Annotation: Small-subunit ribosomal RNA, 3' major domain from an uncultured organism, 476 nucleotides, folded computationally. The RNAcentral record of the full RNA draws on ENA, Greengenes and SILVA.
Context: one part of a larger RNA
RNA sequence: UGACGGGGGCCCGCACAAGCGGUGGAGCAUGUGGUUUAAUUCGAUGCAACGCGAGGAACCUUACCCGGGCUUGAACGUGGGGGAAAAGCAGCCGAAAGGCUGUGUGCCUUCGGGCGUCCCUGCGAGGUGCUGCAUGGCUGUCGUCAGCUCGUGUCGUGAGAUGUUGGGUUAAGUCCCGCAACGAGCGCAACCCCUGUCCUUAGUUACCAGCGGGUCAUGCCGGGGACUCUAAGGAGACCGCCUACGCAAGUAGGAGGAAGGUGGGGACGACGUCAAGUCAUCAUGGCCCUUACGUCCGGGGCUACACACGUGCUACAAUGGCAGAUACAAUGCGCAGCGAGGCCGCGAGGCGGAGCUAAUCGCAAAAAGUCUGCCCCAGUUCGGAUUGGAGUCUGCAACUCGACUCCAUGAAGUUGGAAUCGCUAGUAAUCCCGUAUCAGCAAUGACGGGGCGAAUACGUUCCCGGGCCUUGUACA
Numbered sequence: 001u002g003a004c005g006g007g008g009g010c011c012c013g014c015a016c017a018a019g020c021g022g023u024g025g026a027g028c029a030u031g032u033g034g035u036u037u038a039a040u041u042c043g044a045u046g047c048a049a050c051g052c053g054a055g056g057a058a059c060c061u062u063a064c065c066c067g068g069g070c071u072u073g074a075a076c077g078u079g080g081g082g083g084a085a086a087a088g089c090a091g092c093c094g095a096a097a098g099g100c101u102g103u104g105u106g107c108c109u110u111c112g113g114g115c116g117u118c119c120c121u122g123c124g125a126g127g128u129g130c131u132g133c134a135u136g137g138c139u140g141u142c143g144u145c146a147g148c149u150c151g152u153g154u155c156g157u158g159a160g161a162u163g164u165u166g167g168g169u170u171a172a173g174u175c176c177c178g179c180a181a182c183g184a185g186c187g188c189a190a191c192c193c194c195u196g197u198c199c200u201u202a203g204u205u206a207c208c209a210g211c212g213g214g215u216c217a218u219g220c221c222g223g224g225g226a227c228u229c230u231a232a233g234g235a236g237a238c239c240g241c242c243u244a245c246g247c248a249a250g251u252a253g254g255a256g257g258a259a260g261g262u263g264g265g266g267a268c269g270a271c272g273u274c275a276a277g278u279c280a281u282c283a284u285g286g287c288c289c290u291u292a293c294g295u296c297c298g299g300g301g302c303u304a305c306a307c308a309c310g311u312g313c314u315a316c317a318a319u320g321g322c323a324g325a326u327a328c329a330a331u332g333c334g335c336a337g338c339g340a341g342g343c344c345g346c347g348a349g350g351c352g353g354a355g356c357u358a359a360u361c362g363c364a365a366a367a368a369g370u371c372u373g374c375c376c377c378a379g380u381u382c383g384g385a386u387u388g389g390a391g392u393c394u395g396c397a398a399c400u401c402g403a404c405u406c407c408a409u410g411a412a413g414u415u416g417g418a419a420u421c422g423c424u425a426g427u428a429a430u431c432c433c434g435u436a437u438c439a440g441c442a443a444u445g446a447c448g449g450g451g452c453g454a455a456u457a458c459g460u461u462c463c464c465g466g467g468c469c470u471u472g473u474a475c476a
Stems, first nucleotide, its partner, number of pairs: 001476002003473003007470007015460002019423005026314008034305002042053002064300007076124004081120004088103006106115003126289002129287003135283002137278003140274001142272001147186006153162003166177003192266004197235007207224002211222003238260001241254005316416001320375007332363003337356002342351003382413001387408007430451006
C1' cells in the first nucleotide's frame, strides 16, 4: 500500500422488511448428472453450467458407432508431361457410394497454335485431432457499481502519501464549501434511438367532419385536407418561475404544463478481477494423423432409462368448466410465398383459385371481456397423462424418431415438507397475437407485440452483495 475481520462509523441495492404471484409435491416438455450402450459426438459446471452453444438432430445436419468404398483425394492453388473433350447415354455388380464395360464428342484460330474440362504424375492439400495454461478476436462476471489514474508541485531516507481526505449534497469522484495542493484523463452525466404533448410541411394505398350520389350493407363513388394516422423538420423541461430553508451546492412544497426535478424505456459497461469461457464460428503458434485422426456412402446413434437435479408448461377447479351469441388491439410476415370468397369433409385438411412484390390483397380468429343457458362441489361436464383404433399433412422416406385431427380410453393430481425464486407501475399477475430458425416439427423454448391491470414499502435491527472513512493483523 492492499486484502481480510463472527472490528467500528456513514450510505446504497427487490438485500431484508411490507405485499402479490410462484418453484419445491403431480403429469408432461426440455436441459444436465448418472447409468446403459457398438455409439448414446463435443463443449458449458457456484453465483456467472444445466429451454446454455442449438434462432428447428427422421435422411441431411453430424463432428459419434457399425458396415461398404476412395487415395492428389469431395472442394481449392500451382508445375510438368502425355493423351483424350469433359459431360452425357446404355449395360452389368451393388443397399448406396463406388467399380467395370461399351458408346460418344467441345470453343477460338492469323491453321503455327491457344482456351477450358478430364486422366496420369509432382508439390501444396485435408483434419469439428490435442493444447483457451502458447494466442488474436469475441463474450460472461463483479457492475451501470462510482470508481480508476496521471502531470507538475509539496511532504517522507524510502515503500509511499497528498490531490481522491474533511463539512454538506447527489442516482453519481454530481456539485458546493474548506484544504499543500493546482490542473488533467478514463469513467458519471450529456450528445444517439424509441416513447409521452404541440406546431409546420406533405395527403396515397391511410383518414371521413361538413356537402353530393349510391347500397340490404360497407369511405363504396364524387369530393375534402378538418380529424386520426403516416414521416421529415421544429417547439417543449432548465429547479426556468413563486414560497420556505441554506454561505453555496441543493432540498421541500406550489403554480403553470402533455410531461417536474435523470419524465419512461433502450443503446452505451472505466482501470481491472476470475491463467473465467470459447483452438467446435472464425483466425492462429506448437504438437500429432497422411491408402487415414482425411474423405464418400448405406444403416444406426445424438430421442436409451432403475434413478437424481435445474428450467418450464398444464392442472388440481365455481373469480370455474362447457355450449351459443357478440365486441375491441399492436408488433410483424408473404412470390419456389401469403392465399379471400365458394364447394367437399365432424375435423386435421382437400378441390379450386380472386387478389397481393402489399398503409391497397392475404395470414386474421385476437383472447381474456360482455350477454344467455347448463353444470351444483363430486376425483366431477375438474384435470388431461396414457393407451387402442381410424385418418390428415410435410417430405425420396415418419419403424427406430414428426406434427396435427377424429372416435374411444380416461392416470396422477383436492394447492404441495425443509427450503427457495421473481416483482416497486402500465410493473407483478393474467390473456391472446406475431417473428426468426424452418420442407415438416417435437416451440410449453427464445425474441418481440398489444389487451386487462393490482397490492405493498413502517423502516434499515437482522440475512446477501456493494461503496467511502477508520481501526487491528503473525496475511500478500